Annotation
A computed fold for a 177-nucleotide RNA from Litchfieldia alkalitelluris, annotated as Lysine riboswitch aptamer. The source organism's lineage runs through Bacteria, Bacillati, Bacillota, Bacillaceae and Litchfieldia.
């Protein structure tokens, strides 16, 4: 001098990503609660069993009437944190759904260097009160990144391919010639 691991600092994508508070509509005239009126036996949770509790001094359930919610989800700007931001499967743990026990479901850790570059739309399923919405698979086209390639030179166009532990910049330099 070149080249150059790992590690560090700043960045970039863009209808970007998550979160928290206030408000708002939606949940819904619905859950409940009081009468009253018909009814005539079994009722209690997501499912089942088991207990316990209430019930002809009429339970549950119906109709009317008068009263009348809440919680998750969701929107529009504000704040804050940010670029695997963040979001999904799996293993495992704690919790809630009922007194207990099993299942199921939903919330929170954990785990595996799983998977996914983003955002939109189109249909399927899931969960939801929902035709909102979120996930998840699949398609459609549109963006940035990075290699090849080819035509252009004003650093651009187009094909092909890949994935974010990845790219840009920028420091340091294990080690190499």
């Nucleotide at each position: 001098u070149c080249a150059a691991g790992a590690g560090g600092u700043a960045g970039a994508g863009g209808c970007g990503c998550a979160a928290a508070g206030c408000g708002a509509a939606u949940g819904a005239g619905u859950a409940c609660a009081u009468u009253g009126c018909a009814g005539g036996a079994g009722u209690a949770a997501u499912u089942g069993g088991a207990g316990u509790a209430c019930a002809a001094g009429g339970a549950u359930g119906g109709c009317a009437a008068u009263g009348g919610a809440a919680a998750g989800g969701u929107c529009a700007a504000u704040u804050u944190g940010c670029c695997g931001a963040a979001g999904c499967u799996u293993u495992c743990g704690a919790g809630u759904u009922u007194u207990c026990c099993a299942a199921a479901a939903c919330u929170u850790g954990u785990u595996a260097u799983g998977c996914u570059g983003g955002g939109g739309u189109g249909u399927u399923g899931u969960u939801g009160a929902a035709u909102a919405a979120a996930c998840a698979g699949c398609g459609c086209a549109c963006u940035g990144c990075c290699a090849c390639u080819a035509c252009a030179u004003a650093u651009g166009u187009a094909g092909u391919g890949g994935a974010g532990c990845a790219c840009u910049a920028u420091c340091c330099g294990a080690u190499g010639g």